[in-house]
Formats: sequence, C1' cells, structure tokens
RNA sequence: CGCUGCUCAGAGCAAAACUGCCGAAAGGCAGUGACGCAGAGUCACGGGACUAAGGCGAAGCAGGGUCGCUUCGCGAUGUCCGCCGGGCCGCCAGC
Repeated sequence: CGCUGCUCAGAGCAAAACUGCCGAAAGGCAGUGACGCAGAGUCACGGGACUAAGGCGAAGCAGGGUCGCUUCGCGAUGUCCGCCGGGCCGCCAGC
C1' cells in the first nucleotide's frame, strides 16, 4: 500500500417503543431504552423511498363583488446516509 473481517484489544454508535420540545407533514433534537451495526463516521452526489406547507388545477360550499372555507389531484425547494451505489476521512486484527 492492497485485500479480507475468521480471531484479539480498547473504544464507539443506537432500531422499535415511551416522554418532552421543534415542524404543516415526512421527519429532527434531547432523555430513557438496545434491535442491531466494522464504517450504523461523514456528504442528499446518482438511484430509490417518504411527506405536500406555500403554489397550481378541479369540484363543492358560503358570500354581493375582489377576499374566504372544504375536499380531491399535481407538485420539492422539505425529509431519509440504519434502502442501494458513490465521494471524503478513519480504529483494530489477519493475509
């Protein structure tokens, strides 16, 4: 330096659920908690997934106008790196 994760050491992370806070939601943060993880470190870069507030469209309702309300559809600029791939950085051991 490369490959691998059978073995060793010291550490590390923390799913679901529950509580609190933030958010329209997806989801995030903190605490409790451990299902798991050798990159479950990091970057939404490619694919994929989730949500749909604002916006646009349709239908309906209400109303003297313009403003409004409800439902449905479209739609990331929102979210997920513990879905897959890739970039960057990195512990130990073996070969």
The RNA shown here (c-di-GMP-I riboswitch aptamer) has 95 nucleotides and comes from a Gemmatimonadota bacterium. It matches the Rfam family "c-di-GMP-I riboswitch aptamer". Rfam's curators write: GEMM was predicted in a large-scale screen for bacterial structured RNA regulatory elements. The sequence was found by an Rfam model in a public genome assembly. Its mean pLDDT, the model's own confidence on a scale to 100, is 86.